SAM riboswitch aptamer (S box leader) from uncultured Sediminibacterium sp., 111 nucleotides, folded computationally. The source organism's lineage runs through Bacteria, Pseudomonadati, Chitinophagales, Chitinophagaceae and Sediminibacterium. Its mean pLDDT, the model's own confidence on a scale to 100, is 83. The RNAcentral record of the sequence draws on MGnify.
RNA sequence: CUUAUCAAGAAAGGCAGAGGGAAUUGGCCCGUUGAAGCCUUGGCAACCCAUAUCACCACUCGUUGAUAUGAAGGUGCCAAAUCCGAUCUCGUUCACGCGGGAGAAGAUAAG
Numbered sequence: 001c002u003u004a005u006c007a008a009g010a011a012a013g014g015c016a017g018a019g020g021g022a023a024u025u026g027g028c029c030c031g032u033u034g035a036a037g038c039c040u041u042g043g044c045a046a047c048c049c050a051u052a053u054c055a056c057c058a059c060u061c062g063u064u065g066a067u068a069u070g071a072a073g074g075u076g077c078c079a080a081a082u083c084c085g086a087u088c089u090c091g092u093u094c095a096c097g098c099g100g101g102a103g104a105a106g107a108u109a110a111g
Base pairs, nucleotide, nucleotide: 001111002110003109004108005107006106011041012040013039014038015037019030020029021028024086025085026084027083042078043077044076047074048073049070050069051068052067053066054065055064082105087102088101089100090099091098092097
């Protein structure tokens, strides 16, 4: 950079000792009944992966796609929608506001 996904799911123990929820900002939360970080064990999920079936192809192999099942291995993850808003837009409201969609930014995977 490209593509896909992001309202589901899954925590105990030890060390540690005041912060944390990506950044800015506004909220709202979590935290001395123990934050971050590190370690151990456990778990979740199914991107990669394995198997089967179907599609594609005149046929086979390969490749690709879809679906189902699985979980040994590579990642990832285990408060709250990516915690929520920020820009644009639609609906609604006298208004404040509320609800939806898209985008931006970000995270993860594969290439």